Predicted 3D model of a 71-nucleotide RNA (transfer RNA) from Streptomyces sp. SCUT-3. Rfam family: tRNA. Rfam classes the family as a transfer RNA. Taxonomically the source falls in Streptomyces (Bacteria, Actinomycetes, Kitasatosporales, Streptomycetaceae).
[in-house]
RNA sequence: UCCCGGGUCGUCCAAGGGCAGGACCGCUGAUUUUGGUUCAGCAGAUGGGGGUUCGAGUCCUCCCCCGGGAG
Repeated sequence: UCCCGGGUCGUCCAAGGGCAGGACCGCUGAUUUUGGUUCAGCAGAUGGGGGUUCGAGUCCUCCCCCGGGAG
């Protein structure tokens, strides 16, 4: 330098055009003598810019970052 894959709650993983979801962690409550367990609830995210579209996490483009490959 070129090619391929990836970047989503604090962490791990879904959603591949139509309200961004689950688990763990955290917080609140219930239960318990207390803690833990269990149950219920709450909070929390799409790497950045531009474009397409009625609508973009998803499609296009440029850049940044991570991994792999070629030279």